[in-house]
The RNA shown here (transfer RNA) has 61 nucleotides and comes from Callorhinchus milii. Taxonomically the source falls in Callorhinchus (Eukaryota, Metazoa, Chordata, Callorhinchidae). It matches the Rfam family "tRNA". From the family's description: Transfer RNA (tRNA) molecules are approximately 80 nucleotides in length. The family's RNA type in Rfam is transfer RNA. Model confidence (mean pLDDT): 82 of 100.
RNA sequence: UGUAGCUCAGUGGUUAAAGUACUCGCCUUGCAAGCGAGAGACCUGGGUUCAAUUCCCUGCA
Numbered sequence: 001u002g003u004a005g006c007u008c009a010g011u012g013g014u015u016a017a018a019g020u021a022c023u024c025g026c027c028u029u030g031c032a033a034g035c036g037a038g039a040g041a042c043c044u045g046g047g048u049u050c051a052a053u054u055c056c057c058u059g060c061a
Base pairs, nucleotide, nucleotide: 001061002060005020006019007018013050022038023037024036025035026034043059045057046056047055
């Protein structure tokens, strides 16, 4: 230090942000680019708390 396949942001309170990649559609003779839409994530196990991805501890890497 550990958050989406990869790079990462963020926060004690419904629905966790973005880039890139991926899927579908539009466009094209076709591909790429472009435009629109969609799916996808908080290392493990405990503790505190009304509530933990966030605070504390162990473990793993």